[in-house]
RNA sequence: GAUUAGGAGCUGUGCACUAAGAGGGCCUCAAACCCCGCCAGGUCCGAAAGGAAGCAACGGUAAGAGGUACCUCUUAGGUGCCGCAGUAAACCUAAUCGGA
Numbered sequence: 001g002a003u004u005a006g007g008a009g010c011u012g013u014g015c016a017c018u019a020a021g022a023g024g025g026c027c028u029c030a031a032a033c034c035c036c037g038c039c040a041g042g043u044c045c046g047a048a049a050g051g052a053a054g055c056a057a058c059g060g061u062a063a064g065a066g067g068u069a070c071c072u073c074u075u076a077g078g079u080g081c082c083g084c085a086g087u088a089a090a091c092c093u094a095a096u097c098g099g100a
Stems, first nucleotide, its partner, number of pairs: 001097007009087006015080002017077008025068005035060003043052003
């Protein structure tokens, strides 16, 4: 110096991580009446027994709002050195050959 192989590096990709967004789950609030249930008091019908409607209160549910360390999806990346694939030159290592 050449060749071969490998490594590192580089590129792509997957996964993880970070950030944001969306949806779902969960929690909280949320209906004077035009939601539901149950309806004290009172009202109405009835001779009575009873019945009817039903305010407040109580409970539940919904549109909606807020929160969330959970799940899923999307986007982005000076994150990782984890996996996979590729890689011309250049860098490192080893072997072989040749020359000085």
Bacterial small signal recognition particle RNA from a Dictyoglomaceae bacterium, 100 nucleotides, folded computationally. Lineage of the source: Bacteria > Dictyoglomota > Dictyoglomia > Dictyoglomales > Dictyoglomaceae. The model forms 96% of the base pairs in the Rfam consensus. Its Rfam family is "Bacterial small signal recognition particle RNA". Gene Ontology terms of the family: signal recognition particle, plasma membrane targeting and SRP-dependent cotranslational protein targeting to membrane, signal sequence recognition. Rfam describes the family as follows. The signal recognition particle (SRP) is a universally conserved ribonucleoprotein involved in the co-translational targeting of proteins to membranes. On this family, see Rosenblad et al., Nucleic Acids Res 2003: "SRPDB: Signal Recognition Particle Database".